[in-house]
RNA sequence: AACAAUCUCACGGGAGAACUGGCGCGAGUCAGUGCCGAAGGAGCAACCGCCCCGGAAACUCUCAGGCCACAGGACCGCGGGAUUGAC
Numbered sequence: 001a002a003c004a005a006u007c008u009c010a011c012g013g014g015a016g017a018a019c020u021g022g023c024g025c026g027a028g029u030c031a032g033u034g035c036c037g038a039a040g041g042a043g044c045a046a047c048c049g050c051c052c053c054g055g056a057a058a059c060u061c062u063c064a065g066g067c068c069a070c071a072g073g074a075c076c077g078c079g080g081g082a083u084u085g086a087c
Base pairs, nucleotide, nucleotide: 003085004084005083006082007081008080009079011077012076013075018033019032020031021030022029023028034067035066036065040063041061042060043059047055048054049053
């Protein structure tokens, strides 16, 4: 100086899904029924490995979370930092 992977921070993009009733000035809160999947979690599994066993999804389940907005948000892009490896 620069390549790759992982982690982290900042910025930008970022979906889905309800209504009713009670209380409250309101923000909200409680209850009933219903719904969503892209925080997290769990399950099966293609596949992979060091193959006794283990790692595994955007699939599945909805425990959690969410169903005006805000917030959050898997993932993608870009930049900084750290670690490791390679040159």
Notes
Predicted 3D model of an 87-nucleotide RNA (Glycine riboswitch aptamer) from Lentibacter sp. XHP0401. The model forms 90% of the base pairs in the Rfam consensus. The source organism's lineage runs through Bacteria, Pseudomonadota, Rhodobacterales, Roseobacteraceae and Lentibacter. Its mean pLDDT, the model's own confidence on a scale to 100, is 81. It matches the Rfam family "Glycine riboswitch aptamer". Rfam's curators write: This family represents the bacterial glycine riboswitch.